This is a predicted structure of a 95-nucleotide RNA (Glycine riboswitch aptamer).
It was read from a public genome assembly, where an Rfam model found it.
The model forms 83% of the base pairs in the Rfam consensus.
The prediction has a mean pLDDT of 77.

[in-house]
RNA sequence: AUGGCGUUCUGGAGAAUCUCAAAGCAGUUGAGUACCGAAGGUGCAACGUGGUGGCAACACCCAAAUCUCUCAGGUAAAAGGACAGAAUCAUUUUU
Numbered sequence: 001a002u003g004g005c006g007u008u009c010u011g012g013a014g015a016a017u018c019u020c021a022a023a024g025c026a027g028u029u030g031a032g033u034a035c036c037g038a039a040g041g042u043g044c045a046a047c048g049u050g051g052u053g054g055c056a057a058c059a060c061c062c063a064a065a066u067c068u069c070u071c072a073g074g075u076a077a078a079a080g081g082a083c084a085g086a087a088u089c090a091u092u093u094u095u
Base pairs, nucleotide, nucleotide: 001091002090003089006088007087008086009085010084011083016033018032019031020030021029022028034075035074036073040071041069043067048062050061051060052059053058
C1' cells in the first nucleotide's frame, strides 16, 4: 500500500413493555390489530472505449443503493444491528 463473506474492541437509528389466551421472574407460544427499516432478502434507472445481433438506424441483454417492498426480522431493557473508527490477520513493495 492492497485485500478479506475473517477475528477483537468502540460507537451505532427507527417503530405498540398494544389487546386476548396459555405457560410463566424476564426471555416463550397462539390469535388479532397498528407500526419500523440499518441482519438477511425482493424490485428498479441512467451512464457505460459493458455484451449480442445488424450495412446502418436501432433492438435486446447485463447492471446499484441508506431508494423500494415489508417476505423475513424488529417496536421497554438485554440481545441483534447496516455503517464507521482502531487493532489484528494475509499478500506485495520499500527501508